[in-house]
RNA sequence: GGGCCGGUGGUCUAGUCUGGUAUGACUCCGCUCUCACACAGCGGAAAUCGAUGGUUCAAAUCCGUCCCGGCCCA
Numbered sequence: 001g002g003g004c005c006g007g008u009g010g011u012c013u014a015g016u017c018u019g020g021u022a023u024g025a026c027u028c029c030g031c032u033c034u035c036a037c038a039c040a041g042c043g044g045a046a047a048u049c050g051a052u053g054g055u056u057c058a059a060a061u062c063c064g065u066c067c068c069g070g071c072c073c074a
Base pairs, nucleotide, nucleotide: 001073002072003071004070005069006068007067010026011025012024020057027045028044029043030042031041032040050066051065052064053063054062
């Protein structure tokens, strides 16, 4: 230098092909339960989806460039 894969709540992760309310678990908060704690049940908080520009009524998703990580080729 070239090719491919990945980057999404505090953590891990689904969703991207086929554009249309952001998926689940853990964690955290509140309530119920308990003498109390844990467990369990119910409710809630938490991600401008790596950055930027473009296409579109609408972009995590499509396109360009760039950044970071991994693998391969030279």
Source information: Predicted 3D model of a 74-nucleotide RNA (transfer RNA) from a Candidatus Hodarchaeales archaeon. The sequence is in RNAcentral, with records from ENA.